[in-house]
RNA sequence: AGAGUUUGAUCAUGGCUCAGGACGAACGCUGGCGGCGUGCUUAACACAUGCAAGUCGGACGGUCUUCUGUUGAAAGCUUGCUGGAUGCAGAAGAUAGUGGCGGACGGGUGAGUAACGCGUGAAUACCUGUCCAUCGGAGGGGGACAACGGCUGGAAACGGCCGCUAAUACCGCGUAAGCCGGAAGGUGAAAGGCCACGGUAGUGGUUGCCGAUGGGGGGGUUCGCGUCCUAUCAGCUAGUUGGUAGGGUAAGGGCCUACCAAGGCUAAGACGGGUAGCCGGUCUGAGAGGGUGAUCGGCCACACUGGAACUGAGAUACGGUCCAGACUCCUACGGGAGGCAGCAGUGGGGAAUAUUGGGCAAUGGGGGGAACCCUGACCCAGCGACGCCGCGUGAGGGAAGAAGGUUUUCGGAUCGUAAACCUCUGUUGUACGGGAAGAAGGAAGUGACGGUACCGUACGAGGAAGCCCCGGCAAACUACGUGCCAGCAGCCGCGGUAACACGUAGGGGGCGAGCGUUGUCCGGAAUUACUGGGCGUAAAGGGCGCGCAGGCUGUUAUGCGAGUCUGCUGUGAAAUGUACCGGCUCAACCGGUGAAUUGCGGCGGAUACUGCAUAGCUGGAGUACUGGAGAGGGAAGUGGAAUUCCCGGUGUAGCGGUGAAAUGCGUAGAUAUUAGGAGGAACACCAGUGGCGAAGGCGACUUACUGGACUGUAACUGACGCUGAGGCACGAAAGCGUGGGGAGCGAACAGGAUUAGAUACCCUGGUAGUCCACGCCGUAAACGAUGAAUACUAGGUGUCGGGGGUCAAACCUCGGUGCCGCAGCUAACGCAUUAAGUAUUCCGCCUGGGGAGUACGCACGCAAGUGUGAAACUCAAAGGAAUUGACGGGGACCCGCACAAGCAGCGGAGCAUGUGGUUUAAUUCGAAGCAACGCGAAGAACCUUACCAGAUCUUGACAUCCUCCUGAAUACAGCUUAAUAGUUGUAGGCCUUCGGGACAGGAGAGACAGGUGGUGCAUGGUUGUCGUCAGCUCGUGUCGUGAGAUGUUGGGUUAAGUCCCGCAACGAGCGCAACCCUUAUGUUUAGUUGUUAACAGGUUAAGCUGAACCCUCUAGACAGACUGCCGAGGAUAACUCGGAGGAAGGCGGGGAUGACGUCAAAUCAUCAUGCCCCUUAUGAUCUGGGCUACACACGUGCUACAAUGGCUGGUACAACGGGCAGCGAAAGAGCGAUCUGGAGCGAAUCCUAAAAAGCCAGUCCCAGUUCGGAUUGUAGGCUGAAACUCGCCUACAUGAAGUUGGAGUUGCUAGUAAUCGCGGAUCAGAAUGCCGCGGUGAAUGCGUUCCCGGGUCUUGUACACACCGCCCGUCACACCAUGGAAGUUGGGGGCGCCCGAAGCCAGUGGUCCAACCCGUAAGGGAGGAAGCUGUCGAAGGUGAAAUCAAUGACUGGGGUGAAGUCGUAACAAGGUAACCG
Repeated sequence: AGAGUUUGAUCAUGGCUCAGGACGAACGCUGGCGGCGUGCUUAACACAUGCAAGUCGGACGGUCUUCUGUUGAAAGCUUGCUGGAUGCAGAAGAUAGUGGCGGACGGGUGAGUAACGCGUGAAUACCUGUCCAUCGGAGGGGGACAACGGCUGGAAACGGCCGCUAAUACCGCGUAAGCCGGAAGGUGAAAGGCCACGGUAGUGGUUGCCGAUGGGGGGGUUCGCGUCCUAUCAGCUAGUUGGUAGGGUAAGGGCCUACCAAGGCUAAGACGGGUAGCCGGUCUGAGAGGGUGAUCGGCCACACUGGAACUGAGAUACGGUCCAGACUCCUACGGGAGGCAGCAGUGGGGAAUAUUGGGCAAUGGGGGGAACCCUGACCCAGCGACGCCGCGUGAGGGAAGAAGGUUUUCGGAUCGUAAACCUCUGUUGUACGGGAAGAAGGAAGUGACGGUACCGUACGAGGAAGCCCCGGCAAACUACGUGCCAGCAGCCGCGGUAACACGUAGGGGGCGAGCGUUGUCCGGAAUUACUGGGCGUAAAGGGCGCGCAGGCUGUUAUGCGAGUCUGCUGUGAAAUGUACCGGCUCAACCGGUGAAUUGCGGCGGAUACUGCAUAGCUGGAGUACUGGAGAGGGAAGUGGAAUUCCCGGUGUAGCGGUGAAAUGCGUAGAUAUUAGGAGGAACACCAGUGGCGAAGGCGACUUACUGGACUGUAACUGACGCUGAGGCACGAAAGCGUGGGGAGCGAACAGGAUUAGAUACCCUGGUAGUCCACGCCGUAAACGAUGAAUACUAGGUGUCGGGGGUCAAACCUCGGUGCCGCAGCUAACGCAUUAAGUAUUCCGCCUGGGGAGUACGCACGCAAGUGUGAAACUCAAAGGAAUUGACGGGGACCCGCACAAGCAGCGGAGCAUGUGGUUUAAUUCGAAGCAACGCGAAGAACCUUACCAGAUCUUGACAUCCUCCUGAAUACAGCUUAAUAGUUGUAGGCCUUCGGGACAGGAGAGACAGGUGGUGCAUGGUUGUCGUCAGCUCGUGUCGUGAGAUGUUGGGUUAAGUCCCGCAACGAGCGCAACCCUUAUGUUUAGUUGUUAACAGGUUAAGCUGAACCCUCUAGACAGACUGCCGAGGAUAACUCGGAGGAAGGCGGGGAUGACGUCAAAUCAUCAUGCCCCUUAUGAUCUGGGCUACACACGUGCUACAAUGGCUGGUACAACGGGCAGCGAAAGAGCGAUCUGGAGCGAAUCCUAAAAAGCCAGUCCCAGUUCGGAUUGUAGGCUGAAACUCGCCUACAUGAAGUUGGAGUUGCUAGUAAUCGCGGAUCAGAAUGCCGCGGUGAAUGCGUUCCCGGGUCUUGUACACACCGCCCGUCACACCAUGGAAGUUGGGGGCGCCCGAAGCCAGUGGUCCAACCCGUAAGGGAGGAAGCUGUCGAAGGUGAAAUCAAUGACUGGGGUGAAGUCGUAACAAGGUAACCG
């Protein structure tokens, strides 16, 4: 610090996801040790048991125990001894009660609380036990009550009555400062205990007590600032806000009461709802921020729930009291008891959180004079890898690279120096021995932890490694299994037979006593943007103006000093964090010092800027005056053209409408035409990216009324300005209300067409509406998809209005409105002085797509609806700009037998052949639009053959290797079988070192063979097709952020990306062309088997012979053609047209040659091949059958339908080829197929071989024929072991359909079509097919509008699997969340009323009462108490309404699902352009 994911690719936008860190964690697997920390986040749920707050006998009276002294009873006897009661005194110990101090600290929890609760900083109307300092006091009296005793109630808890008694308990009096008061005057405290001495008077010490002042620490109260979400909570408030008086409090205060006033709070968010203890800190982050508030520390709140006070210095009191409620327990049913959110512990809840431990040794706290007691605070130990930190599980050597595992191309590679083995070490462990610090204080004593840490010795590698991952992100790869199954997955995505993604194994990577997963937070995320984002098209500018509040605001000067800056200062607790230093062996951990704590307050200073105040200025703004422009607005009036209607005339059969029609109108006279009239609406030309207006919008003319802008002048005001949340006004069309109006147009509706349908598009009609007046509505793709204002930043060019200037121009200038364009900006497109540039101010708005502008709530509206405006759920995208393609029922240009113009066909018939279908035991398999179908197959009777039936073989029909045996193999003959198979006999070899070998056969064992079995979607190779179409690319450069573009586009031209010109391109490659073959002409060379002119010979004839090679021909070499020449056009080019010459002319004709690629095109059955499958069979052999079937359908052909013909006779002229298991002559036989024959020829020699159409004659005479030949019969021939299924040919006989072929469709542009025959491959035989050859030999082409295919450029695109694309909505089914709903249920909160506990307060107080007063007393007074009454008052009851949630028959839409149904709405002009309201 980034990365993955939208696309074919790209850039940007934008969301989702990952890598990091953290945790009081939990879960899974695993687990050696130690140190330091830490441990109910859930049920503030309920709690058994124990402990957690007591202490003081030096406050007091008792009581008990023990001891001492004294007394010395009863009793006994030895009579002075024993004994020891009782009493008294004292000492020590214990302690129920009274009393004091402490139980308000410490400890727990976070329910409540959005608050002066907390934080921070100030303030003061206050209080303060114990502590400290100081100044004083402490005199003299009195009366009780517990304990205790007696009686008594109760189950208990707990009481009641009577009686006795002490005090540092209680109460007066005196005295004092002080306080109140103007004064008079009033008020106004106390307590002793212990020790020592003592002469018993007292003195000293100590500790308490009282008053006052001050301090310290603590607390109360008040204020400034800060402190979550929600406006779908907008108004709230009656003690409410203030005042006066009083009360109350420690203290100010509506804190409370009475009266008076009507205030107070709120958009800077009151009131309401939700959530929440706050902070120091802590986690994260570069920081700013964001999250969090465990442990530790500060504050607050709470203590079963609610209420209340008492005591006290302090509480409205966790282990106190009272009341009410719920719950639990005890009960003798009358009553009682209780409160773990203290420490342990239990149940429960939960994913989940520990011991009913030790000790007061330390630190701290309470009491005490002290000893000491208490202390689940605390210190320790235990449990838990919960976290952090440290250590270990060994170290060195060791290659035969062992065994074994995995893998393999079988060679190896890898685990791997890893192990074994050798040499060591001893952390840890085990055992034994020693053994702390922590302990302070004057000494001594005192250790839970703990015989712990630590030290020493011995033993011994011995006891100690796992977890996750390995497709990309993201370090790490192979094998097997599985086969869209099982499964994985954080995102993208893997899995449908070769899975680095599932599972296992081997190997590897990472971390390590841990490792992963889950959850949460921050980060990455600049993805809420203060630092630090945006809004033309990605989400986003309000439809437009006016304008209150608010924000911002020109220029000069002065003052102030609030903001701002600065110095000093107080505070910002400690801990944490941080720098340095130090202590535990290190670290974690702990300690010390500093800085920091960014904040708030106080004092002083500065005055540029902001602010405030004052005084000015004129540039902003406005006013005044001048002038012209304008569809600016509302009102009244006027006008002509046109449509329609009405009336009259003329006139006759149609009109109208459409792609074509029909509905409709018309003989009752339409349409057309003409004259007159009526009525409504809209204003042609002018008219213009012209004008005006804030926007919506405004268009005939005239009149008056009226708003704004502009120009000029520079007289006046003197910042009066800009923006503008709310608010108010305006606001197209449609729509609504009331009343008019209604010509045309025209939703709805009706009819006619179209169509599969057509609730549409088209046509004929037609109602609302469109128009007017008034009132609503308030929305539009209300768009420049661009808020308003100000300033600045190159130009060029047009236009509108004005001014200057001029004769008119040019030119200058202000304001508007367009285009082009620089810098700059932008993701790009583009914007560019009319900014989307550079800046400032203010407002509005955005934060992934869908759900949804929906639901609910609220507001507005007559309604329609509008405004505001979510969530659940769901997806990993949605979207922008540009790029390359592809496509378009887009455009332009061009080409092709593509159409057109022609010729001949096909489609009809018969037959041949292939295919489908059907059939079959099998009819083997493949090929499937063009580009399958006379295709693989250049040839199925057996074989082929892969199929079927039957029979047979199992190392096999075929290959290699091993062992044994044999000697053959092979040929001939015989037996046997349906046949292979089997078997008999005869003949019949080579080398040798004599062992044997080569070779062959047989037998055997296993490795293996074999497969036309599967997969052409695992492949190679080969092939088809677009297409012989003119294209497809690269290097460098340039342009672009980039994909890419340029080049290759453009102007011409060509068959051609062929060439020329131009050009940010310059070159190059694969294609085109050429080079190759053939053909057309010639030359030359060469003449045999070819040829024969001349010469000679020669025959019936014949190049037959000698010879020659002149010619033809053959086959080598070469020439020739290149737009080379001329003319014209063109640009002077390329090139085109015409011409000359030439055998041939503009590529001369034909062939071979097939770019990058497309179709998962074809082929596993040519061949090869991965994987899978079969292995006495899916292999192999044989016989027979089948591939030849036949109701049908299609393709490709042949033959015909005849006279341009058939038949008969005669006669002429080819070329390419083939031939020894061959072609086969002559001659002969046969009507013929053919047979006999065997000359010649391995072929320019011989044979095939007759060419046919043609030509010359004859015949037929338009017929189902002398056309046509199918079919069938008979008789033959040939090949072949074999022609039944199932060959070909011949002769005779038979003589079918067919008289030129519907819709539709094919080929062909010249030696072509058409027509005629000939040859060849395959092949024993078997072509109408295929491949070739020559003979005869046409017609037409205006042209490119249309059909098909293709090329180039351009355009649109929501397509990229690329239009056979994409995609929308209803319906049906399943699931999910959600709205409405008669209602039902529950919660929280307030309000009204009723009841009214405890308690405080007030009143009363007839009953009761010791202290003080009067009184001798009785009694009275003062004061108090119970009781009663009242105000307030919790819980409870009740009522109405609102609110939140749950649920609800039914219902609404939404989302998601496999390949469902119906249509085709959108994307191309999407076939009616689309879209908004």